A computed fold for a 311-nucleotide RNA from a Betaproteobacteria bacterium, annotated as Bacterial RNase P class A. A source record names the gene rnpB.
RNA sequence: GAAGCGCGCCAGACAGUCGCUGUGGUCAAACACAGAGGAAAGUCCGGACUCCACAGGGCAGGGUAGUGGGUAAUACCCAUCCACCGCAAGGUGCGGAUCAGAGCAACAGAGACGAGUCUGUCCCGGGCAACUGGGACAGGGUGAAACGGGCAAUCUCUACCCGGAGCAAACCCAAAUAGGCAGGCGUUGAGGCGGCCCGCGGAGCCUGCGGGUAGGGCGCUAGAGGUUUGCGGCAACGCAAAUCCCAGAGGAAUGACUGUCAUAGCACGCAAGUGCCGUAACAGAAUCCGGCUUACCGGCGCGCUUCCAAU
Numbered sequence: 001g002a003a004g005c006g007c008g009c010c011a012g013a014c015a016g017u018c019g020c021u022g023u024g025g026u027c028a029a030a031c032a033c034a035g036a037g038g039a040a041a042g043u044c045c046g047g048a049c050u051c052c053a054c055a056g057g058g059c060a061g062g063g064u065a066g067u068g069g070g071u072a073a074u075a076c077c078c079a080u081c082c083a084c085c086g087c088a089a090g091g092u093g094c095g096g097a098u099c100a101g102a103g104c105a106a107c108a109g110a111g112a113c114g115a116g117u118c119u120g121u122c123c124c125g126g127g128c129a130a131c132u133g134g135g136a137c138a139g140g141g142u143g144a145a146a147c148g149g150g151c152a153a154u155c156u157c158u159a160c161c162c163g164g165a166g167c168a169a170a171c172c173c174a175a176a177u178a179g180g181c182a183g184g185c186g187u188u189g190a191g192g193c194g195g196c197c198c199g200c201g202g203a204g205c206c207u208g209c210g211g212g213u214a215g216g217g218c219g220c221u222a223g224a225g226g227u228u229u230g231c232g233g234c235a236a237c238g239c240a241a242a243u244c245c246c247a248g249a250g251g252a253a254u255g256a257c258u259g260u261c262a263u264a265g266c267a268c269g270c271a272a273g274u275g276c277c278g279u280a281a282c283a284g285a286a287u288c289c290g291g292c293u294u295a296c297c298g299g300c301g302c303g304c305u306u307c308c309a310a311u
Base pairs, nucleotide, nucleotide: 001307002306003305004304005303006302007301008300009299010298012261013260014259015258016257017256018255020035021034022033023032024031037282041293042292044291045290046289047288048287049166050165051164052163061162062161063160064159065158066080067079068078069077070076081095082093083092084091085090096157097156101155102154103151104150113148118140119139120137121136122135123134124133125132126131171217172216173215180209181208182207183206184205185204192200193199225244226243227242228241229240230239231238232237262279265276266275267274268273
C1' cells in the first nucleotide's frame, strides 16, 4: 500500500428571530426550564406492572436443547468443546436420544431397510444333454449407503420451562338522555297552556337510590435509570463510591427562517485552493424495560489477518 475480519461510535455544530407541547410562575400576562431514535419500526421473544382464574396430581397443547456461566427473565449474551465454511483473522449451528416404537432414502443397481440373490466359483443331488433343486464362498458389478448402518430441521422419546388477557390493563369522580328500584301525590283530575283566577284538557308527576355511557382524574414515568472512577471476572456481567434528572402528550408538540463554520455533491485548478449548491440516509415517542430482527446517506476510532513493496 491492497484486500479483508472483529468490536465500538457519530448521525451536522453554534448563535439569533418567530412559533408548538409540557411543567413552573402570574388575577391574567411577562418570564424561566425541558422537549424523539439508533432503530422511537416489526410486535418476533423475555420481563415489570394490572385484572381474572388457580388445593394437589396428571393428560393434551406449545416452547427450548453440546457443556459451563451471565441475567429479573429469555429463544438473548459470554466462554468453551465438536462439526462445517474460510489460506487466515474469523464465521455459522441444520449440536440430547435411532439397543422403546414407527416413517423415509433421488439416480444407478438384481435388490434400498421389507426381504432376499444379478453374475461367478466350489460341493451335493436329478437329467443323455440343454438345464435344474439345495448348500457354501463373497470373486465381479451399482451406489452416499448392500443387511451393518444413516436421517430425529419426519413422527416419536427424554430432560427442563410455559394459566389467560392486556395501559383501549386496572382503579377513582361522574353529567345529559333513556331504562331500573323504592317512597309519595294523582280520574274526588297529575303535569301542561309564561305569574294568579277562570277555562281548556285528560295521565302522569315529584323525591330519593343504583348501574352504565360522555367527560374528567389516576395509572404516567426516578427507572432491573444515565455518566465517571475503582475493584472482581478471560468475557458476558457484577459490586462499591461520587455525580446527574433526561419528553410524558393523550390523535398526539418536538417546527420554520437567517447568519457563521463544517460534511457530501458539482464546476475550475498541476496543487494549495476558489466558486456554486444549501443540509442531505432510514425514520417519528404514546405504560415501561431487556433482547432479536429489519431499514439506513456519509463517515470516524481501536484491534487483528493475508498478500505486495521497502528497510
Of the family's consensus pairs, 94% are formed in the model.